[in-house]
Molecule: SAM riboswitch aptamer (S box leader)
Organism: Halobacillus kuroshimensis DSM 18393
RNA sequence: UUCUUAUCAAGAGUGACUGAGGGAAAGGCCCGUAGACGUCACAGCAACCUUCCAUGUGGAGUGGUGCUAAAUCCGCCGGAAUGAUGAUUUCCGGGAGAUAAGAG
Numbered sequence: 001u002u003c004u005u006a007u008c009a010a011g012a013g014u015g016a017c018u019g020a021g022g023g024a025a026a027g028g029c030c031c032g033u034a035g036a037c038g039u040c041a042c043a044g045c046a047a048c049c050u051u052c053c054a055u056g057u058g059g060a061g062u063g064g065u066g067c068u069a070a071a072u073c074c075g076c077c078g079g080a081a082u083g084a085u086g087a088u089u090u091c092c093g094g095g096a097g098a099u100a101a102g103a104g
Stems, first nucleotide, its partner, number of pairs: 001104008013042005021031003027074002043068003048064002051060003072096001076094006
């Protein structure tokens, strides 16, 4: 960096350092000098792989990841319903993204 598969409305934050932007993408909306984002330490959540126990698929949480504002914050494309051929709202599919496992 590419491909495949699975999941994505649940859950879980304090301190120190730093100092202006940050939440992927137009835009919206939000977070942020009452210190965001990031880094580090500690803590926690979860259960994808793993390990252990159980054995009709569950429990624990050993190790490897991951995660700890907001639905993946909303969104983009197509379709259906609603409506007045509009706006709006809801649903389905796709796309994009994130994470895990496997393969190249």